[in-house]
RNAcentral holds the sequence, with entries from MGnify.
Predicted 3D model of an 86-nucleotide RNA (c-di-GMP-I riboswitch aptamer) from a soil metagenome.
Model confidence (mean pLDDT): 87 of 100.
Order: sequence, then C1' cells, then structure tokens
RNA sequence: GAUAAAGGCAAAGCCGGCGAAAGCCGGCGACGCAAAGCCAUGGGUCUAAAACCACCAGCGGUGGUCACGACUGCCAGGUUGCCGAA
Repeated sequence: GAUAAAGGCAAAGCCGGCGAAAGCCGGCGACGCAAAGCCAUGGGUCUAAAACCACCAGCGGUGGUCACGACUGCCAGGUUGCCGAA
C1' cells in the first nucleotide's frame, strides 16, 4: 500500500459438540480484512460459576458486588510474515 500477482483468513447465519454464561471447537457459508498471523502486556468491553452481602421464607429462590473466565474481527503495544508498481 497498487483496479497488480500468488495466495491467506473467515463475519452473520445454520448444524453438531463443550461451557453456568460470556464464549470456544468442528463442518457448511462469506460480511469483510494488508497482518482479520501470534502474544491477554496496557486500556476497554462482555459474562458472573464459586465466594460475599441483603431479602424472600424454606433446604430453595431473587437481587447486588466481583474474574481466577472471555473478546486479538474493540483500541494500542510487542513479535513474525507474502509481493514490490506509484
């Protein structure tokens, strides 16, 4: 970063599975992506099982707080990589 070339990845949705959930894995699929390759390091967002608190009133339920969970296709950072026109 090109109306280039060779390629790559794969949104939403559907099917199956895992998970409490967010979400993840596989298949089909293609919205898009010059790093939409990799790394949760900084910020941000999402969920709230367990824990704690309060209430209901009963062996449970509701509400609140909160990652040790998740998102790299939210932003930044680090790191690796294809091509070589202007």